Source information: Large-subunit ribosomal RNA, half A from a Bacillota bacterium, 1654 nucleotides, folded computationally. It matches the Rfam family "Bacterial large subunit ribosomal RNA". Model confidence (mean pLDDT): 82 of 100.
[in-house]
Context: one part of a larger RNA
RNA sequence: CGUACAGUGAAUGCCUUGGCACUGAUAGACGACGAAAGACGUGACUACCUGCGAUAAGCGGCGGCGAGCUGGAAGUGAGCUUUGACCCGUCGAUCUCUGAAUGGGGAAACCCAAUGCAAGUAACAUUGCAUUAUCGAGCGAUUUCAUCGUUCGAAGGAAUACCUGGGGAAUUGAAACAUCUUAGUACCCAGAGGAAAAGAAAGAUAACAUCCAUUCCGUAAGUAGCGGCGAGCGAAAGCGGAGGAGCCCAAACCACCUUCGGGUGGGGUUUCGGACCGCGAUGUGGGAUAGUUUCGUGCCAUUCGAAAGGCCUGGGAAGGCCUGCCAUAGAAGGUGAAAGCCCUGUAGGAGAAAGUGCGGAACACCCUAGCGGUAUCCAAAGUACGACGGGUCAAAUAUCCUGUCGGAAGACGCGCCGACCAUGGCGCAAGGCUAAAUACUAAUCAGUGACCGAUAGUGAACCAGUACCGUGAGGGAAAGGUGAAAAGAACCCCGGGAGGGGAGUGAAAAGACUCUGAAACUGUAUGCUUACAAUAAGUCAAAGGGCAUUAAAGCCUGAUGACGUGCCUAUUGAAGAAUGAGCCGGCGAGUCACGUUUGCAUGUCUUAGGUUAAGCCGAAGAAGCGGAGCCGUAGCGAAAGCAAGUCUGAAUAGGGCGUUAAUGAUAUGCAUGCGUGGACCCGAAGCCCGACGAUCUACCCAUGAGCAGGCUGAAAGAAGGGUAACACCUUCCGGAGGGCCGAACCGACGUUCGUUGAAAUGACCGCGGAUGACUUGUGGGUAGUGGAGAAAUUCCAAUCGAGUCGGGGGAUAGCUGGUUCUCCCCGAAAUAACUUUUCGGCUAGCGUCUGUCGUUUCCGUGUGGAGGUAGAGCACUGAAUGCCUGAUGGGGUCCUCUGGGCCUACUGAACGCAAUCAAACUCCGAAUUCCAUGCGGCCAAGACAGGCAGUCAGACUGUGGGAGAUAAGUUCCAUGGUCAAAAGGGAAACAGCCCAGACCGUCAAAUAAGGUCCCAAAAUCUACGCUAAGUGUUAAAGGAAGUGGAGAUACUCAGACAACUAGGAUGUUGACUCAGAAGCAGCCAUCAUUUAAAGAGUGCGUAACAGCUCACUAGUCGAGUGCCUCUGCACCGACGAUUUAUCGGGGCUAAGCGUAGUACCGAAUUUACGGAUUCUGUGUAGUUUACUACCCAGAGUGGUAGGGGAGCGUUCCAUCGGCGGAAGCCAUACCGUGAGGAGUGGUGGAGCUUAUGGAAGUGAGUAUGCCGGUGUAAGUAACGAUAUGGGGUGAGAAUCCCCAUCACCAUUAGACUAAGGUUUCCUGGGGAAGGGUCGUCCUCCCAGGGUUAGGCGGGUCCUAAGUCCAGGCCGAAAGGCGUAGGCGAUGGAUAGCAGGUUGAUAUUCCUGCCCCCGCAUGCAUGCGAUGUAGUGACAGAUCUGGAUAGCGAUACCCCUUAUCGGAUUGAGGGCCAAGCGCUUUGGCUGGCCGGCAGGCAAAUCCACCGGUCAAUGUGAGGGCGCGAGUGCGAGCGAACGGUUCGCCUAGUAGCGAAGUUCGCGAUGCCAGGUCUCGAGAAAAGCUGCUAGCUUAAGUGCAUGUGGCCCGUACCGAGAACGGACACACGUGGUCAAGGAGAGUAUCCUAAGGUGAGC
Repeated sequence: CGUACAGUGAAUGCCUUGGCACUGAUAGACGACGAAAGACGUGACUACCUGCGAUAAGCGGCGGCGAGCUGGAAGUGAGCUUUGACCCGUCGAUCUCUGAAUGGGGAAACCCAAUGCAAGUAACAUUGCAUUAUCGAGCGAUUUCAUCGUUCGAAGGAAUACCUGGGGAAUUGAAACAUCUUAGUACCCAGAGGAAAAGAAAGAUAACAUCCAUUCCGUAAGUAGCGGCGAGCGAAAGCGGAGGAGCCCAAACCACCUUCGGGUGGGGUUUCGGACCGCGAUGUGGGAUAGUUUCGUGCCAUUCGAAAGGCCUGGGAAGGCCUGCCAUAGAAGGUGAAAGCCCUGUAGGAGAAAGUGCGGAACACCCUAGCGGUAUCCAAAGUACGACGGGUCAAAUAUCCUGUCGGAAGACGCGCCGACCAUGGCGCAAGGCUAAAUACUAAUCAGUGACCGAUAGUGAACCAGUACCGUGAGGGAAAGGUGAAAAGAACCCCGGGAGGGGAGUGAAAAGACUCUGAAACUGUAUGCUUACAAUAAGUCAAAGGGCAUUAAAGCCUGAUGACGUGCCUAUUGAAGAAUGAGCCGGCGAGUCACGUUUGCAUGUCUUAGGUUAAGCCGAAGAAGCGGAGCCGUAGCGAAAGCAAGUCUGAAUAGGGCGUUAAUGAUAUGCAUGCGUGGACCCGAAGCCCGACGAUCUACCCAUGAGCAGGCUGAAAGAAGGGUAACACCUUCCGGAGGGCCGAACCGACGUUCGUUGAAAUGACCGCGGAUGACUUGUGGGUAGUGGAGAAAUUCCAAUCGAGUCGGGGGAUAGCUGGUUCUCCCCGAAAUAACUUUUCGGCUAGCGUCUGUCGUUUCCGUGUGGAGGUAGAGCACUGAAUGCCUGAUGGGGUCCUCUGGGCCUACUGAACGCAAUCAAACUCCGAAUUCCAUGCGGCCAAGACAGGCAGUCAGACUGUGGGAGAUAAGUUCCAUGGUCAAAAGGGAAACAGCCCAGACCGUCAAAUAAGGUCCCAAAAUCUACGCUAAGUGUUAAAGGAAGUGGAGAUACUCAGACAACUAGGAUGUUGACUCAGAAGCAGCCAUCAUUUAAAGAGUGCGUAACAGCUCACUAGUCGAGUGCCUCUGCACCGACGAUUUAUCGGGGCUAAGCGUAGUACCGAAUUUACGGAUUCUGUGUAGUUUACUACCCAGAGUGGUAGGGGAGCGUUCCAUCGGCGGAAGCCAUACCGUGAGGAGUGGUGGAGCUUAUGGAAGUGAGUAUGCCGGUGUAAGUAACGAUAUGGGGUGAGAAUCCCCAUCACCAUUAGACUAAGGUUUCCUGGGGAAGGGUCGUCCUCCCAGGGUUAGGCGGGUCCUAAGUCCAGGCCGAAAGGCGUAGGCGAUGGAUAGCAGGUUGAUAUUCCUGCCCCCGCAUGCAUGCGAUGUAGUGACAGAUCUGGAUAGCGAUACCCCUUAUCGGAUUGAGGGCCAAGCGCUUUGGCUGGCCGGCAGGCAAAUCCACCGGUCAAUGUGAGGGCGCGAGUGCGAGCGAACGGUUCGCCUAGUAGCGAAGUUCGCGAUGCCAGGUCUCGAGAAAAGCUGCUAGCUUAAGUGCAUGUGGCCCGUACCGAGAACGGACACACGUGGUCAAGGAGAGUAUCCUAAGGUGAGC
């Protein structure tokens, strides 16, 4: 790697109880007669659903049905039923509590009442029934008004629909944005109905005519218009249809009544009418009906209802075969596979006691008329109308509506007809009602579907708006299938169990994780292969081994060789170290509606027509009817207009556009593009609207609480000193402070740790504040266009430059990503113009398809033209060098001062001579190019019209240029090429370079570029040279007796060059300078002599000399030598970081370089052979006559964006057929160019499908896609602050129980409690899951049990902040504020203590001792406000006194050890409430009498005034006594029973001593003092007083009796609360032992608790 068999997993197939979309009917409810929606109950056993309501899975009547029944839902038990159960229909009864909720309150399902009646009790208590809310309208008592009372009505909900009205956005579009648009949309609010609204003309318009209420549909029409005249918006009349319906008041006048305002009745109601006057009629027609009677017909239960048997296969017949039958019934479903005749049904019939709908009839009731006259009267007023400002209508003006101001007429009048006026016409406002046609569908009944079939279809096929998340508004899942029938596996074995193996059932284990059972992933077995090998993992070749098939060039494996950098996207360019994807499976993106364009097809017409829309009919169909309307049939013009012409124009001119038709018209279908819509899919940050949030946090309000201990020592005061008096000083006292140190508490400055944490902000160690602007609990208030903020853009529930949730909403996105089957033909662009434009768009360019034209295209060549580049030149314009002449100027000088002359090392115009330069110079001037044309070539294009695009980032390379630095893999142009979109060969590898353009196949041939020693195909080829450097196989300036070639020149047998030998002298140490200077520091001069030659000296050297040497000369030698220029190939210059690393390597002296030649290799080029396909052409055949098929020939067939064509497959439908071990799944070597399609075998167990058409939710590998499953990392990190041993239990023990030792906390890790949790508590049992391991254990699971109150807490009492608010005020609506009144603790008020007891409760039970309220009785008796007064009643700090709790010690008692016994030592104990009575330190405080204007009336009370007297009262949880030795108490200590013989029962029952004194001493209790400024709740209660009452009440005492509702378990935290967790965090209050100590710091210890779940 392959194969086989498994596991996991759930895809696929099949199925459907559920959905979705419609159609036809019905209905569009309900509710104070208590709804909708719920809570709680209800069963023999009952958790949930369903039903029901204390009459509770039900009760009664009537009707139906006819044998079983007691719901889903089994089981056990108990029952009902032919005297008709159960079940179905209909009518009744009952119907707890909440909810509009309605007696009051309230945190919904609870609490608390009042009145009447009743039960109950001796009485109170307690219980039952009924009534008692508010508002509106009417009526209305005693009693005139008013009130009481009474009658009727309202409220609330919903179906997220439809309708009317009051308010009313923004995203968006305009490629920005403001008018505009989105849009009067979303949303909020009010209200109504089954529909609503509108509606019977002061109308519509039109043009002098017409129509005749409204509404809706078609058309008019995308017209008229509006519009930053942008984007866009957009009628109406008319015509065709649906439907069809018209009426009533006010007023005039009359009558009656009248409160004199008017009311009722008659009358009358429209455009010339009515009243009025005159005449005439007594009936006709109609109704939209509240009623009565009756008839008919539906609905709500039911009921009748035809017709088949046999054989075969099979587990099973409905299948197959044979022979029948019914049909007003062959719809459908079921039955062990597929049934007209088996069942239910179907067609067609029958049927209602009760209820109800519709229709008809009768009665009743209601409405209804004419003609004539025109004097008078009537005909809707803050109205019509106007001005200004708005709004609404498609529309400024007109109409209509309206805010402010003004303000008519009176039928001889008034409004309108698009400013306005006239004429003409239409109508009669300022009152009202009105079916149908129209809109919608939560619900009911009956049906339908080219709708879905469990990732689909509703979010929900299933106990789903559930579980779960969130404070809340709100968000919101997953999850279907055994079998025909449970026949659901008896029994045996292993195992603690789970599970497994047999046996049995069944057609099949399909075995309950249950149909089928894919893939990822995980295993087991096996064939081949693999341990020197470098691998995008394959492809091609191939040895060996194995196998035996759809028989085919068979399949599996694969030593070895060659070649070979995934996919997608985005890009100039990706293997890229650029994006995306762990893998597998399923889902996942150009659609639909309307309009329009073009093409094709079809129909009709061509003799100019074609076609309907709404609607009607019909089966939701087709067909038919329907001609309104639309398109075409005529054009031209701006238009009037004219018309085969017309416009222009003076024109009968000219010109433009047209003139009769195949490039035709029209309708439908399909395809294509576009427009409007979300418009291919996914994706923002944001904007707006309405709600929900101050349990976090900020600030505020109310009411409570907390702050160990120590230090300092302000003011004031006192005493002394001192001063005239102050001042001032000293001492004492005092106890201030946003004082100091420092715990609790609050905070958060630093390091470290932590950083997938123990913790979504923490830990350790240090740190800041710690009586204050302090901290904190409980209850409240402030809300997003906002609040709060000692202010930081800080906080407002882990969210803050504008919270959260839902909606507008599929916002928008010129941006990113993704966009799914095949084959065939063609095939781009990265450019121009414009653009708030540069990553976008639009037109052109370039592509494609269809049609037309038919060489117009292209190439070559000839001819004729155009041009100003390269080059060149200097004639122009400029630049620029030298020279000649030399103007002007400068300088010098002379004469002279008007000026002039002369000179010149100055300047250098201009001319000239010579030599130059130029993109913006040209006297000149090509090549290439372009235009035209003749000829030739050419199956090669080109033009026009129309449909559809894409492209607007380009890259490198050659050439010509600009920019840059004559830099860049730079940038910008031009012009070719290639890549892009192009593979193949070469360049080692290498998009852009060289060669060359891949239709497919072949183990054929010839070549290109490039190569031919080996890697590695082909020459160790031939000839001649060069190179010596491994140059080749990087590089410059520069350098060099490298070497080859060419040329010039000098010396040379008169002896060169080199070498060797010798000389190299003299004047002179030249002069000067200098300390010295002698050839040789420097300066000047540089002569002369002797010579073969020799410098007043080339270098070395010396202080200066000296010395050595050179130039120069001679000799020896004997032939070339020196130098210069050009050139080929070499050399030096030449230094880098992992590793040679600049030939591809080996290596090469050619296998390097140059020249010439021959041969060979070499590509997907070309050729050969075979095949496919496109186009063209000839031919043949066929038919539908313009297409198809075939043969041949020719030319083609790379391809991104893109255009065109032809096909495959999926789901469903129709028609015609067919199959039945179907579909699906697994395997497979067959067929097809491909998408794909068969055959066979296995599995599976019930459906499937060919052919031809049709319709689409129609094809996936990528979207940081969605959902599910499953890998890797990985048996890795981690297991959340901390011990051992022994014994026991048990299947099993580090983890459970017991014992021992050790350790830890001890202002806490102990004890009590509030909030919160809500059973976690206790007992027995269990061990799947939870417990970070284990587990026999648990806060886990199962079963059972447990919470006891007059006194504790809350209610029946009170009030605070605040909240709700009758009336009231305000406001578009919703609603806001708020009085009386209520609610509301965190506060006030208020009657119980001790001991004992249970497995689990206790101030609750029990014992003992007490207390409070009511009632009754007895006795006695002045009791007493809802008024009034006092009290209640209040800050902080600090200090003092008293006493207590508590603690220590102790007399005493008991135990125990040593001992014969005792003393002694040691250990333990050494206690005690409420209540009642008495009493008290220190302090505080008055009593009595008189008056009296205040306390809303009164008061004997209070307050106030005056007097007098010296006591009175209060008062602790204190003391004493009783309570009370009942108790408690160290210690001693059984038994029954059980037993594993250890023990458990049990330290249980029982017994039971002492129980004194001294000291210390609180932050708690009582009382008080002082100081300070921030000046420190309310009400009830209690007490006094009177008003009142006169005994029915009430009060006191005693006795008896009664005493309601809720809470009460447990935790209260390093496991029960908030933090997702058994989380190192957070969370209010109370108690506070000993030693040391100032201390609640800290260390050690007690009581008590714990050892932290690897």

RNAcentral holds the full RNA, with entries from ENA. Taxonomically the source falls in Bacillota (Bacteria, Bacillati).